Notes:
Predicted 3D model of a 111-nucleotide RNA (Glycine riboswitch aptamer) from Promineifilum sp. Taxonomically the source falls in Promineifilum (SeqCode) (Bacteria, Bacillati, Promineifilales (SeqCode), Promineifilaceae (SeqCode)). The prediction has a mean pLDDT of 79.

């Protein structure tokens, strides 16, 4: 800098699924144990692209050696609002809430 990414502040939007059975007590929209259910705090899990193997098979460089390419296996790594439900929530409201907006500030980039 009417650009682009990231991170942090405070603003606004922001869903799902039990008022369940039992039980304590100081009788509160508490607390604990069961069952059943949610997914969008936080956590865990992979596909492809990538990287690796004195691995296996094919081809090329006229045999060898050796290098190089595919293909297969293994192993590493890997994103989500996908899964998993460990956590965490399951009548309003609150309160939290992934993610969206715009502001402001920083930082990396492009021009």
């Nucleotide at each position: 800098u009417a650009c682009g990414g990231c991170c942090a502040c405070g603003c606004g939007g922001g869903a799902g699924a039990g008022c369940a059975u039992c039980u304590c007590c100081g009788c509160g929209c508490g607390g604990g144990a069961u069952c059943g259910c949610c997914g969008a705090a936080g956590g865990g899990g992979c596909a492809a692209g990538c990287g690796g193997c004195c691995g296996g098979g094919c081809g090329a460089g006229c045999a060898a050696a050796c290098u190089c390419g595919c293909c297969c296996g293994c192993c590493g790594g890997g994103a989500a609002u996908c899964u998993c439900u460990c956590a965490g929530g399951c009548a309003c409201a609150a309160c939290g809430g992934a993610c969206c907006g715009a502001g402001u500030g920083g930082c990396c980039g492009g021009g």